[in-house]
RNA sequence: AUUGAACGCUGGCGGCAUGCUUAACACAUGCAAGUCGAACGGUAACAGGCAAAAGCUUGCUUUUGUGCUGACGAGUGGCGGACGGGUGAGUAACGCGUAGGAAUCUGCCUGGCAGCGGGGGACAACUCGGAGAAAUUCGAGCUAAUACCGCAUACGCCCUACGGGGGAAAGACGGGGAUCUCUUCGGAGACCUGUCACUGCCAGAUGAGCCUGCGUCGGAUUAGCUUGUUGGUGGGGUAAUGGCCUACCAAGGCAACGAUCCGUAACUGGUCUGAGAGGAUGACCAGUCACACUGGGACUGAGACACGGCCCAGACUCCUACGGGAGGCAGCAGUGGGGAAUAUUGGACAAUGGGCGCAAGCCUGAUCCAGCAAUGCCGCGUGUGUGAAGAAGGCCUUAGGGUUGUAAAGCACUUUCAAUUGGGAAGAAAAGCCUGGGGCUAAUACCCUCGGGUCUUGACGGUACCAAUACAAGAAGCACCGGCUAACUCCGUGCCAGCAGCCGCGGUAAUACGGAGGGUGCAAGCGUUAAUCGGAAUUACUGGGCGUAAAGCGCACGCAGGCGGUUUGUUAAGUCAGAUGUGAAAGCCCCGGGCUCAACCUGGGAACUGCAUUUGAUACUGGCAAACUAGAGUAUGGGAGAGAGAAGUGGAAUUCCACAUGUAGCGGUGAAAUGCGUAGAGAUGUGGAGGAACAUCAGUGGCGAAGGCGACUUCUUGGCCCAAUACUGACGCUCAGGUGCGAAAGCGUGGGGAGCAAACAGGAUUAGAUACCCUGGUAGUCCACGCCGUAAACGAUGUCUACUAGGUUCGGGGAAGUUUGACCUUUUCCGGGCCGAAGCAAAAGUACUAAGUACCCCGCCUGGGGAGUACGGUCGCAAGGCUAAAACUCAAAGGAAUUGACGGGGGCUCACACAAGCGGUGGAGCAUGUGGCUCAAUUCGAGGCAACGCGAAGAACCUUAUCCUGGGUUUGACAUGGUUGGAUGCCCUUGGUGAAAGCCAAGUAAGCUGCCUUCGGGUGAAACUUCCACAGGUGCUGCAUGGCUGUCGUCAGCUCGUGCUGUGAAGUGUUGGGUUAAGUCCCAUAACGAGCGAAACCCUUGUCUUUAGUUACCAGCGGGUCAUGCCGGGGACUCUAAAGAGACUGCCGGUGUUAAACCGGAGGAAGGUGGGGAUGACGUCAAGUCCUCAUGGCCUUUAUGCCCAGGGCUGCACACGUGCUACAAUGGUCGGUACAAACCGCUGCAAUACCGCGAGGUGGAGCAAAUCGGAAAAAGCCGGCCUCAGUUCGGAUUGCAGGCUGCAAUUCGCCUGCAUGAAGUUGGAAUCGCUAGUAAUCGCAGAUCAGCUAUGCUGCGGUGAAUAUGUUCCUGAGCCUUGUACACACCGCCCGUCAAGUCAUGGAAGCCGGGAGUGCCUGAAGUCCCGACAAUUCGGUCGGGCCGAUGGUAAGUUUGGUAACCAGGACU
Repeated sequence: AUUGAACGCUGGCGGCAUGCUUAACACAUGCAAGUCGAACGGUAACAGGCAAAAGCUUGCUUUUGUGCUGACGAGUGGCGGACGGGUGAGUAACGCGUAGGAAUCUGCCUGGCAGCGGGGGACAACUCGGAGAAAUUCGAGCUAAUACCGCAUACGCCCUACGGGGGAAAGACGGGGAUCUCUUCGGAGACCUGUCACUGCCAGAUGAGCCUGCGUCGGAUUAGCUUGUUGGUGGGGUAAUGGCCUACCAAGGCAACGAUCCGUAACUGGUCUGAGAGGAUGACCAGUCACACUGGGACUGAGACACGGCCCAGACUCCUACGGGAGGCAGCAGUGGGGAAUAUUGGACAAUGGGCGCAAGCCUGAUCCAGCAAUGCCGCGUGUGUGAAGAAGGCCUUAGGGUUGUAAAGCACUUUCAAUUGGGAAGAAAAGCCUGGGGCUAAUACCCUCGGGUCUUGACGGUACCAAUACAAGAAGCACCGGCUAACUCCGUGCCAGCAGCCGCGGUAAUACGGAGGGUGCAAGCGUUAAUCGGAAUUACUGGGCGUAAAGCGCACGCAGGCGGUUUGUUAAGUCAGAUGUGAAAGCCCCGGGCUCAACCUGGGAACUGCAUUUGAUACUGGCAAACUAGAGUAUGGGAGAGAGAAGUGGAAUUCCACAUGUAGCGGUGAAAUGCGUAGAGAUGUGGAGGAACAUCAGUGGCGAAGGCGACUUCUUGGCCCAAUACUGACGCUCAGGUGCGAAAGCGUGGGGAGCAAACAGGAUUAGAUACCCUGGUAGUCCACGCCGUAAACGAUGUCUACUAGGUUCGGGGAAGUUUGACCUUUUCCGGGCCGAAGCAAAAGUACUAAGUACCCCGCCUGGGGAGUACGGUCGCAAGGCUAAAACUCAAAGGAAUUGACGGGGGCUCACACAAGCGGUGGAGCAUGUGGCUCAAUUCGAGGCAACGCGAAGAACCUUAUCCUGGGUUUGACAUGGUUGGAUGCCCUUGGUGAAAGCCAAGUAAGCUGCCUUCGGGUGAAACUUCCACAGGUGCUGCAUGGCUGUCGUCAGCUCGUGCUGUGAAGUGUUGGGUUAAGUCCCAUAACGAGCGAAACCCUUGUCUUUAGUUACCAGCGGGUCAUGCCGGGGACUCUAAAGAGACUGCCGGUGUUAAACCGGAGGAAGGUGGGGAUGACGUCAAGUCCUCAUGGCCUUUAUGCCCAGGGCUGCACACGUGCUACAAUGGUCGGUACAAACCGCUGCAAUACCGCGAGGUGGAGCAAAUCGGAAAAAGCCGGCCUCAGUUCGGAUUGCAGGCUGCAAUUCGCCUGCAUGAAGUUGGAAUCGCUAGUAAUCGCAGAUCAGCUAUGCUGCGGUGAAUAUGUUCCUGAGCCUUGUACACACCGCCCGUCAAGUCAUGGAAGCCGGGAGUGCCUGAAGUCCCGACAAUUCGGUCGGGCCGAUGGUAAGUUUGGUAACCAGGACU
């Protein structure tokens, strides 16, 4: 785009079309083929006339008779029922289409020739009788014809032996004046004439039959088919040719250009689509064919093997008196059924057409109309203008507004269509009657023809069309709105419900589901489904491909086929041009015309790309003839080679055997063991046997078609290369089918068997190990002969030919040059490689050995899986090979490249990563955190590193969290605003109740009570109270978020602009060579620059200088004390705290590329970032936190808010993390004694003193601090004791007695004294920290804090080590590179079995159907043949024969369904 459509929602009108696609299933009822009295005998019905009779109303009715007339039932006869109408079952065919042909027929029609004479006998109807339920039928008798049969005639016709022979007919009607005949006197006939008929024949037209060329679906998993088959002769048969049929003879005919068989199908003009070529289709309309319940058959006829005819058989239905009969909607309506689905049991012959008829006319479900259906196409309408307060309502909202929206309302106007009323065409031409002209004729009759007049004929139809009336009045829906694809928001829902054409959407903020508002598209329709073509160059003729995406047969030879070098002539098949015929009409297209337009109808033209005939042209192709040498081949001379086959020969090595020497191991592995060996192995030596393979040479070397070929010699043999000449003369290329060759493994027969080695055995390894490793070992490997016929048979690249830049190398030959050399250079031919230009290619790549440019031929491909499988066929001994599907299933599978990530890949490098060391953890007790368990509750969060002495720098109440139990409260504990009230209110005191909170009261003793003021007052700030907005939430979501933080990681990375390269993703820069802690720096460089990081800048510490000198300091001077910077003083030192200096690879030497830099050195307090800190790139982990804070959404609102009491967060079979104290002598204990830094202190630190064993108490000097205090530093040093033990180690646990804080110490604090005195004797696997003032060890201080469970955390100083050869390994990280089927990125992806479910398929003992054929039996109707009977003719009866439908049967074949069970496959 389209449809004979269907379904869903909706539906105003008209025109024109269309309407069982399924069950060629079955059919009730009605109709669809009759007509002619001008063929006939006639008269059942109707009407009229005549006659008679009756009744009487005297001109009416009734009855009877009469074919006399109009007419006409049934019958005889003629013509038509072969057309028209329906359907598409069958048919793959001369069925259809197209173009031709000859051996034919043709009723009615047209033209022509010639006739139409004379006879005869019957049969229906009818009458009588009989049978039967009926259908129907039998017998006897009468009768007519255009029925039937002869006789005559025969131009032309037919047959013929050319002598001859044969064969027709029918009349009817109209008109007519003489004559004639008959007469019942009415008339009838002969005769003349006209028309229509009739007979024979010749032509035509129309229609039909037959033959031929070409075209006409799929399957080769259908390859051979055929016996009347192919041809001939004789005969038969037909309208006619012909094996159409028959007898005989011959053995042919068809087929790879697809016979036969199977499946499917009516064919065409056309229709739909498409730019076209094509593809699909064959409704309506038109042409042809076939069929008429199924199968068979003939009759009649011009025509049938006959839709509304006959006979037989079968199935089905109906009637029946059971004896027997009837029927055929695929005609029009209609019914049932089937189905998603397809209409009225309508009107009329008015028109067109058909049948009959002289005609009038009759018949006509053909046809014309109407009805039903939005089924389609076309047209019209559902109003038009104005109208901003931008109404109301709806929806959204940032709360301002926006949108629906000039839309509505309102005002003005119009009336198409529909409604009502009135008018009103065309479709109608005729025929008939009257009349005029012409023809016929004897004729003014009749009849025919032309003209005029007259009279009628319409189903549709209440038509089309026109006018009038009145009211905006009666008339809009459907789908969609994530992208493709025009159109967006809210609410609901919460991977549910659902959507979906593809991608996909939905798991609490859905433009994708459902609803709404709004919008978009189309519109009396709109969507969906189904189907066809297009897009699809996605079967590629036009117009594709095959190295890696699917795709080159493993290789060659080669028949058919296809293609083919140069020249000349000829021919004219292909080709090209002209002409003629045909290519039906309709349709499409163009130009006109008619319906108001259009759809629709109609006139003309063009076109129908085709076929046939004919006339030309001759370039090309083909045929024929003749020639040529450039293709191909032959001959001559040389050359290289693992080319092939056969026979023989050789040496090294392994193994075995014999002997000898000789002794304990050998062998094997990562390490071992099995194995061999004292019966003498292995090792060594000599000799022998046997089989297989041929080291070095050896090479991107050679040869071969491929597979493949490797010691040497001989024989036989194939191909190739080079050079020069001669010869043949296109002999060529490719190749379906075919034939041959064809690695390894495997198979058969017979040999052979050293080594190796599937299977197998043993030993190891392992969770297992039917493996990898080891020890053995059989087929096999080898030979001969025969099979197999496959490989990643690969260059994943078919063969042949030609052309198209170079460079280099190797192998084989030739030529030239050249110090003549086994050299070299140049050049040429052939072969093997590498690099590379153009071109090609998706890229990677390829590139004279093409994957470039072209020609010819062959093979192959068409999404992945199923599957190279099943079935069938074929080959094979088998294994198996070749050929080769479908159901079902998925939305991908695949190629090349890119960026990452990853690797039990590689390279380089780094890090307390390992190693080297020191000290720990893991074992014990305790502390603390977590899990688990428990509980009314044990609030919540954190979960590998990067949760677990974490949030928490301090849970007895408070903290604290509705965590639990209980009590209370509701504008609230807190904020803002409004509002009511009254004038108080705050503060203070007291009482009752209560666990408290709170609730209910009382008192005013003291204090306070804003601002303005004209002092009259006003306001109502603060506070209280009522009500309303709202407050509140440590409720949920860290996966809606901000902020903050952790981690990789203080790792060296992460990017950008411009340029360049690439189709692109991307790359380059950022890689490379060095170097660094560092993408730090240098060099190179299609890159040049820049940014965030690194470094530096900042703080602190280490040295010095300057300045300053109190509360710090005290060298010198002076004073004083038992003693002390205590005092005067000093500004030197220490120190304090401000400013500076200093370090930069700056200098020297070496190395390095003259670089960057590194190594060493000097100087220096410090040396190569001096030590430490702060500082954390782009990003990753949906990392952590809604319980710090902030915040979207959701939830809650007499509760999840708020207040309170008590409890819990501290609970304890257990497990883990982090710590403390230890296990002791480098120690413990007692006594003595020395030296810090930093920090803190008024709700505070607190000295001296006194009391207490002590914790502590009393008391209070001093100090808001370089001044006073905390404050004792400890390890250390000196001395005493302890002497290796569960101890004078260790201190848990428990008891008693105390102290302190606090409202309160029971759950649940800390401290002291006395007593008690547990585990523990250095810690398994495993694991942590640390590289120097570090580890280890020792103490001190602070935050939080009433107190403290702090052994924690953060700081401070004291003492103060060991080790680093190094980067193989473990872990992590950086750069480069490589592979990848990963991209949620290896915690990835993914394979197979098994288990379960579902689905389709294959096999299967069987079972059940269908189709087509064959043999045999049966053998209806019927044609033909034969015989008999009877017969005047026509014909009949009986019997037999050939063929023959159906039915039966037998063995097969083909196809479908089903089946226990078996098998593989797909999905979950």